[in-house]
Context: one part of a larger RNA
Order: sequence, then C1' cells, then structure tokens
RNA sequence: CGUUGAUGUUUGAGGGGAAAGACCCUUUAGUACGAGAGGAACAAGGGUCUGUAGCCACUAGUUUACCAGUUGUCCGACAGGGCAAUGCUGGGUAGCCACGCUAUAAGGGAUAAAUGCUGAAAGCAUCUAAGCAUGAAGCUCACCUCGAGACGAGACAUCUUAGAACUCGAAUAAAAGAUUCGUUUGAUAGAGCUCAGGUGUACGCAUGAAGCCUCGGCGACAUGUUCAGCCUAGAGCUACUAACCGUUCAUUACUGG
Repeated sequence: CGUUGAUGUUUGAGGGGAAAGACCCUUUAGUACGAGAGGAACAAGGGUCUGUAGCCACUAGUUUACCAGUUGUCCGACAGGGCAAUGCUGGGUAGCCACGCUAUAAGGGAUAAAUGCUGAAAGCAUCUAAGCAUGAAGCUCACCUCGAGACGAGACAUCUUAGAACUCGAAUAAAAGAUUCGUUUGAUAGAGCUCAGGUGUACGCAUGAAGCCUCGGCGACAUGUUCAGCCUAGAGCUACUAACCGUUCAUUACUGG
C1' cells in the first nucleotide's frame, strides 16, 4: 500500500517437522520343526539407550543476592565498616539449568514390489484384458506448528459518532522496535506487615571463667537474655508513595445530496 467502518474470535487453500530410531528381557516355549543335536515365530507385557520438545515438586550444579566464621591492614579503642581475585573459608532461597522429572501413544486410507480370487481373448491354462482382495520404516490422514497478499484477499459475533497511538506504572515480554498487563470504578510497581524461606544464636547487659598481673585490676572463652539478630529475587494483605495532568492522529467509517 492492498483487502478493509472499528474491535474481537476463527475457517484452512497451502507450507514446515525425523520427531522419532534402535536394542534387551519375560511369557509364548524347550512348543512348532527335527531321528537326534538343536531350536523359532505371530501375539502380549516390562525395560534400556540415543534423539526431540517441555519443566524445576525431588536430587545435583551455579548462586560476585544473602548469612556466618576468620587472617593482614586502615578508620584512635568498642560497635560498625573499607581494601586485599567475592581477601579466604562454611552454607545458601529465587532464577537458570542436568546429572533430575514428564511426554514422544494408538490407529485409518490409497498404494509399490510381491501374493492371490474369479476369468476370457485362446473350449485348456493364465493374478488381468473387464472385475475383486491382500500388501511397506515409504505416500496420505492423524499429531505439533505457520498460515486470508488464499488478488478467489474468506467467515462469525458485537458496536454504529464507535477507534488508534503517545505519555504514565510495569512484566508471563524484551538489543531497538515489538509483545502482554495496569492506569484511582486501581493491587501495576515500590514501601510496610504477615507467611514461606536462607544463615545459625546479634549488639548490649548479667553470671561464670583458663590465664596474666605492678595485687589496683585485665581477661580469651562459655552460659542466659536468644531457634536470636540480619536478610530475601517468592506468595498474600494494606492505597502509605507513584500510575497524575494530559497530547496527537482519524472522524468523507453508515445513509443521502
């Protein structure tokens, strides 16, 4: 730009996919078969590996969010911190992930080679000439996905002065655009509180105390206060803060002149 009045929901012409591939075990069965030696299959059930797609309840990894311990040094000391590869070490939620979990099922149709039935030309025979039936991991449907620029440009519902974009608060989205929500008739984000969790018992105070001592005191450490203190990417609740105030485009969208 076209199709098109706007918004929403769809049909499916036609595309894409490898989304699946292989193996083992049990039963069948020591059966059929075979003198014996030996020794199947159809079918049913269970499992494994590889690939593909998805997920994070469990397990594991990461986790320079976070919590704790600790060395050197600096901020005069305490408390609290800075730097030293995150100083080093022990843990570690969310998220992301595999080593973890789930799915990858079952079938229909037409056929190829091939196997047949009936059957003439050619009194026989013949799967073929007329006719009919089986038959593959392949084709097609089924399954997942894109899809009305499918110019044959489709259909349905609602509305008939109805729409869209920007700005603003964001995330199930994200390089920029885009996408998906919310915008006070509100839980969209922050904050607060409560849960769900991480670390592991804070500062201060009290008591005890190894040891040191100039005999005046100092005192690591332990216990209690204290499953404390600190922290959170998740959930819920609460309008406390901010979604305010607004802007632009179209308005020849339907009918008639």